[in-house]
RNA sequence: GCCGCGUUCGUCUAGUGGCCCAGGACGCCGGGUUCUCAUCCCGGAAAUCAGGGGUUCAACUCCCCUACGCGGUA
Numbered sequence: 001g002c003c004g005c006g007u008u009c010g011u012c013u014a015g016u017g018g019c020c021c022a023g024g025a026c027g028c029c030g031g032g033u034u035c036u037c038a039u040c041c042c043g044g045a046a047a048u049c050a051g052g053g054g055u056u057c058a059a060c061u062c063c064c065c066u067a068c069g070c071g072g073u074a
Base pairs, nucleotide, nucleotide: 001073002072003071004070005069006068007067010026011025012024013023018057028044029043030042031041032040050066051065052064053063054062
C1' cells in the first nucleotide's frame, strides 16, 4: 500500500430499518434497612450510537469517505 473486522452511558455490553429521543450489568448519586460499615431493597443521573456525507417516509442498523484500533497479505 491492499483486503477484512471493529468503534454504542465512566467501564463491559444488547441491538440485524419503525414497538428505542436507545435496554441491561458493574460503577456513581440520593433514600430505606443497620448502632456503624458491608450486604440487601427502592429511586435517579449518565450514550448528539467515532466524525462527515448519502439512500429511505423513517437509519445505532444499509452504502460511501475520513479517523482510530485489531487481524491478514506482498